[in-house]
Context: one part of a larger RNA
């Protein structure tokens, strides 16, 4: 110097992107314990007191014939020490919000989440030689999974605890259903044609008709893939428009939220908290570009998640110092 400890006056987050780190709390009795809440929790909530020795008195309980031992509860009195859970060990604690319900799985070796799953919902497929896969390797087997199962069951997608609920739009694009009608292939059919032969005939062309999915055509389906408007003008103060008018759509976004993990302008504006707040709550709604199982809004519990504020606490910091150990440099 550096690393890995320990201590610190007086401030106690002013440090930082942010308490990163470290400090505080810590066991065990006894008292207390708020919001909320699915009544189960929340909670060790929070917050306080006490803990060591003798001593006498009481208690319970084991053995014991008894004396009595061991163990044990309370009370009362005294006694040291700086310090009594005297070391080690061993929660820091409150409140706000967003996300994700939750225990769980993950990027083996930069990501542990708000990402996956998840119980629960929902659509769809499949009547058993299921649907679904494998298998062979171009021909659509054998044989196995599905299952020693059988629509309360297996496949396939989407949501994703639980409340409260899930609006409109079949025009598109997919599905599904449709004895008609349009078109449609080999095939059938064979009116005619044409080459060749004296001819029989042969060979090649060939119209009409007939002929399956498919597509078109006609419905249906959005917890299918998706979408959910503009202009103008209108109330006895201004504003602003329940109201009207036109266009245009297949339909114009309902409920509930809302500067949001979404808000470009943008540090919107107010209001809280600070002296003082681009973050953060609570409102507002002008939503550049929320929104209803790509689910909307709530939600107690939980969370090595994020955000923000307090209180304790501290060398994070004003501001650095000073010791121990190791280990380097320079010198001797």
């Nucleotide at each position: 110097g550096u690393g890995u400890c320990c201590u610190g006056a007086a401030g106690g987050a002013a440090c930082u992107c942010g308490g990163c780190a470290a400090a505080u709390u810590g066991c065990c009795u006894c008292c207390g314990u708020a919001c909320c809440u699915u009544c189960g929790g929340a909670a060790g909530a929070a917050g306080g007191a006490g803990g060591c020795c003798c001593u006498c008195a009481c208690u319970g309980c084991g053995c014991g014939c008894a004396a009595g031992c061991g163990u044990u509860u309370u009370g009362a009195g005294g006694g040291g020490g700086c310090a009594c859970a005297g070391g080690c060990c061993a929660g820091g604690g409150g409140g706000u919000a967003g996300c994700g319900a939750c225990u769980g799985u993950u990027u083996a070796g930069c990501a542990a989440a708000a990402a996956c799953a998840c119980a629960g919902g929902g659509c769809u497929c499949u009547g058993c030689u299921a649907a679904g896969u494998c298998g062979g390797c171009u021909u659509c087997a054998a044989g196995a999974c599905g299952a020693c199962g059988u629509a309360u069951a297996g496949g396939g997608c989407c949501u994703g605890a639980c409340g409260c609920c899930u609006g409109c739009c079949c025009g598109g694009u997919g599905c599904c259903u449709g004895a008609a009608g349009g078109u449609u292939a080999a095939g059938a059919g064979g009116a005619g044609g044409a080459g060749u032969g004296c001819a029989a005939g042969c060979u090649c062309u060939g119209a009409a008709u007939u002929g399956a999915a498919g597509c078109c055509c006609a419905g249906g389906u959005a917890a299918a893939c998706g979408g959910c408007g503009g202009c103008c003008g209108u109330a006895a103060c201004u504003a602003u428009a329940a109201c009207g008018g036109u266009c245009c759509u297949a339909a114009g976004g309902u409920a509930g939220c809302g500067a949001a993990a979404u808000u470009c302008c943008u540090u919107g504006u107010c209001g809280g908290g600070u002296a003082a707040g681009u973050u953060c709550c609570g409102a507002c709604c002008u939503g550049c570009a929320c929104g209803a199982a790509u689910g909307g809004c709530g939600u107690a519990a939980c969370g090595a998640c994020u955000u923000c504020c307090c209180c304790a606490c501290u060398g994070u910091c004003u501001c650095c110092a000073g010791g121990a150990c190791a280990u380097g440099c320079u010198c001797a």
The prediction has a mean pLDDT of 87. A computed fold for a 332-nucleotide part of an RNA from Sphingomonas mucosissima, annotated as large-subunit ribosomal RNA, domain IV. Its Rfam family is "Bacterial large subunit ribosomal RNA".